This is a predicted structure of a 126-nucleotide RNA (FMN riboswitch aptamer (RFN element)).
RNA sequence: GAUGUUCUUCGGGGUAGGGUGAAAUUCCCAAUCGGCGGUGAUGAAGCAAUUCAAAGUCCGUGAGCGCAAGCUGAUUUGGUGCAAAUCCAAAACCGACAGUGAUAGUCUGGAUGGGAGAAGAACGAG
Numbered sequence: 001g002a003u004g005u006u007c008u009u010c011g012g013g014g015u016a017g018g019g020u021g022a023a024a025u026u027c028c029c030a031a032u033c034g035g036c037g038g039u040g041a042u043g044a045a046g047c048a049a050u051u052c053a054a055a056g057u058c059c060g061u062g063a064g065c066g067c068a069a070g071c072u073g074a075u076u077u078g079g080u081g082c083a084a085a086u087c088c089a090a091a092a093c094c095g096a097c098a099g100u101g102a103u104a105g106u107c108u109g110g111a112u113g114g115g116a117g118a119a120g121a122a123c124g125a126g
Stems, first nucleotide, its partner, number of pairs: 004123007017029003031106002033095002035061004042053004056093002064071002075091005097109003
């Protein structure tokens, strides 16, 4: 100590309060959450090399659906600037399937499951 092989472990958050109603954490007001990898003009540490953090809506990917091929959500405006999809500010928007006394991102269930991937160990070319 690359690539690789094997193994182990880890690997998703969230309806406060109120209204209507016979009934709603499902509707209305309001609240609240944001998997994984990449990118990232930003920030932090360091003399430096470099390291660490940084996007739900930019690229890809997982869960889900499908016999399979495959399919699968959402961002604008203003500011700064040579340059903004990522910075700053503001305002928006989105969210599998099945179930339900009433329509669900948040409840219950498939799921003590699967999983993108992350960390570590052993072997190991040179």

The coordinates come from a structure-prediction model, not an experiment, and the mean pLDDT is 80. It matches the Rfam family "FMN riboswitch aptamer (RFN element)". Its family is annotated with FMN binding in the Gene Ontology.